[in-house]
Molecule: c-di-AMP riboswitch aptamer (ydaO/yuaA leader)
Organism: Planomicrobium okeanokoites
C1' cells in the first nucleotide's frame, strides 16, 4: 500500500421497536378490540365430550378448508417430481442534511386468531422485538498531535 477475516467503539439501515430515570415507573411510538351515523344485509365448517331432546338443541374442547389480524410482501404466466423451480407484475426499500430528478442495487417472506370481529367517540387491551452493514472519489477550509 493493497485484498480477507474476526474483535470493540463510533456511525447508519430495515423495522411501532425509541428516550429519561439507581430503580419504580413516565413519556413517545404503534397494533387489536369497541357505539350513534352510515355500509353490510340468507344461513353456515370437521372431530370428540357432556346435558338436554326423541328428532336435533346447548355448553365445552379442539382442528383448519371459512373468515380475520401484523406486515411492502399480493397476484399473472410456464415448467415439473404438487410441492418446488423460474420469469415477471402490484407493491416496498437502500444508494450518508432535506425535498425533487435521473440512474443504480435489493425485496416482493413469515406468522398469529380459531368459526369469530365492518366503521366507530367514550372506554378496554397489547407490543416496544428481530435482524443487519450502503457510500465514503476529488477540492477548498478549520483543528488536533508529533518531529525539525
Nucleotide at each position: 500500500a493493497c485484498c480477507u477475516u474476526u474483535u470493540a467503539a463510533u456511525c447508519g439501515c430495515u423495522g411501532a421497536a425509541u428516550c429519561a430515570g439507581a430503580a419504580a415507573u413516565g413519556a413517545a411510538c404503534g397494533g387489536g378490540g369497541g357505539a350513534a351515523c352510515c355500509a353490510c344485509u340468507a344461513a353456515c365448517g370437521g372431530c370428540a365430550a357432556u346435558a338436554g331432546a326423541u328428532g336435533u338443541u346447548a355448553u365445552u374442547g379442539u382442528c383448519u378448508u371459512g373468515g380475520g389480524g401484523u406486515g411492502a410482501a399480493u397476484c399473472u404466466u410456464a415448467c415439473c417430481u404438487u410441492g418446488g423451480u423460474a420469469a415477471g407484475a402490484a407493491g416496498g426499500g437502500g444508494c450518508a442534511c432535506u425535498c425533487u430528478c435521473a440512474g443504480u442495487c435489493c425485496c416482493g417472506a413469515a406468522u398469529c386468531c380459531g368459526a369469530c370481529a365492518g366503521c366507530u367517540a367514550a372506554c378496554c387491551u397489547c407490543g416496544u422485538a428481530a435482524g443487519c452493514g450502503u457510500u465514503g472519489a476529488a477540492a477548498u477550509g478549520c483543528a488536533a498531535u508529533u518531529g525539525g